[in-house]
Molecule: transfer RNA
Organism: Flavobacteriales bacterium
RNA sequence: AGCCCUGUAGUUCAACGGAUAGAAUAAGCGUUUCCUAAACGCUCGAUCCAGGUUCGAUUCCUGGCAGGGCUACCA
Numbered sequence: 001a002g003c004c005c006u007g008u009a010g011u012u013c014a015a016c017g018g019a020u021a022g023a024a025u026a027a028g029c030g031u032u033u034c035c036u037a038a039a040c041g042c043u044c045g046a047u048c049c050a051g052g053u054u055c056g057a058u059u060c061c062u063g064g065c066a067g068g069g070c071u072a073c074c075a
Stems, first nucleotide, its partner, number of pairs: 001071007010025004018055001027043005048064005
């Protein structure tokens, strides 16, 4: 430099183009316990950025950014 893949809660993952983006885990609060832990209940928390298509975009298209992989170059 070229090509490919991936970007969604703190973390790991979902979501035919269609209602208010959903779980697990973590965190906080509560129940329970002599106290912890475990268990159970509740709460909080996210679509990488900018455009485009569309009545409607997490989803499709373009560019950028970030991460990963492959190839090439480095005489």